RNA sequence: CGGAUCGAGCAGUCGCGGGGGCCUUGCGCCCUCGAGGAAAGUCCGGACAUCGCAGGGCGAGGUGGUCGGUAACGCCGACCCGGGGAAACCCGCGGGAAAGUGCCACAGAAAACACACCGCCUAAGGUCGCUCGCAAGAGCGUCCCGGCAAGGUUGAAAAGGUGCGGUAAGAGCGCACCGGCGCCGUGGUGACGCGGCGGCCAGGCAAACCCCACCUGAUGCAAGACCAAGCCGGACCGUUUGCAGGUUGCCCGCCAAGGUCCAGGUCGGUCGCAGAGAUGGAUGGUUGCUCAAGACAGAAUCCGGCUUAUAGAUCCGCU
Numbered sequence: 001c002g003g004a005u006c007g008a009g010c011a012g013u014c015g016c017g018g019g020g021g022c023c024u025u026g027c028g029c030c031c032u033c034g035a036g037g038a039a040a041g042u043c044c045g046g047a048c049a050u051c052g053c054a055g056g057g058c059g060a061g062g063u064g065g066u067c068g069g070u071a072a073c074g075c076c077g078a079c080c081c082g083g084g085g086a087a088a089c090c091c092g093c094g095g096g097a098a099a100g101u102g103c104c105a106c107a108g109a110a111a112a113c114a115c116a117c118c119g120c121c122u123a124a125g126g127u128c129g130c131u132c133g134c135a136a137g138a139g140c141g142u143c144c145c146g147g148c149a150a151g152g153u154u155g156a157a158a159a160g161g162u163g164c165g166g167u168a169a170g171a172g173c174g175c176a177c178c179g180g181c182g183c184c185g186u187g188g189u190g191a192c193g194c195g196g197c198g199g200c201c202a203g204g205c206a207a208a209c210c211c212c213a214c215c216u217g218a219u220g221c222a223a224g225a226c227c228a229a230g231c232c233g234g235a236c237c238g239u240u241u242g243c244a245g246g247u248u249g250c251c252c253g254c255c256a257a258g259g260u261c262c263a264g265g266u267c268g269g270u271c272g273c274a275g276a277g278a279u280g281g282a283u284g285g286u287u288g289c290u291c292a293a294g295a296c297a298g299a300a301u302c303c304g305g306c307u308u309a310u311a312g313a314u315c316c317g318c319u
Stems, first nucleotide, its partner, number of pairs: 001317006008290007016034007023026001036296001040307002043305005048220004060216005065079005080094001081092004095211002100209002102205003117152002119148003125144002128141005160178006179201001181198007224271004233262005245255003291294001
């Protein structure tokens, strides 16, 4: 530096929840099982469930080096590239800025069609002055026009870097090496590595829009399924007659009472639901002994991951 494991132990006793057994059926007895590495956060991925869905497109969201693993993943492994470290090893929100649009505060000359504050130069053109010369003209100085981007200055970032040549001064202007870009060859499944050649050069931001490739229907066990009081509703029956509900005194009819059946479905129950497992929701207390004196924490559909919390102890490998 990396990885793995444990995370109080043993015995007794009183309780709590699930399951099973026995009979003498008793508030009986006996047996057995009962939290974690994270049960946590609910951040990803799935199983499962209901609803939706001919097919295609747009939109929206997500993922983002490569190759594999996997039911799947934003997870894991190996490798590549970049960064850190003496090393073991660690870290990376790691596609595209040469498709397009946009942004880059302050400072600064200039923040991307480059530019000129200080500075450097006076080669070309011109003004004036002085000197020399018979003259043509030459030299020096001065200013204008002009050339330059080496040096200074600003910034998180400055238009390739270093050196030599070159020049009036300079400059990829030329050359060598380095960096970057493109093409070719070569090794590799690939990311990419190595070598050669080329023109000389291309700022940063995509966690800005956007482009490219791939993925994605919505909702989550309070999903959902079954049984099903009461109330409401539907269909059918509503006979008999001494009398016996309402509607006009009577008849019919209708309504109601009563009966049978039916549908949806509330309360409630069962399942979903588990080799812990409920729905007022169990997993605890106490005594003794031992030691290193006990951290973080505690299930609610179930799995695979990630992340976060964690006293202490042990083991393995490497520098």

Predicted 3D model of a 319-nucleotide RNA (Bacterial RNase P class A) from uncultured Solirubrobacter sp. The coordinates come from a structure-prediction model, not an experiment, and the mean pLDDT is 77. It matches the Rfam family "Bacterial RNase P class A". Rfam classes the family as a ribozyme.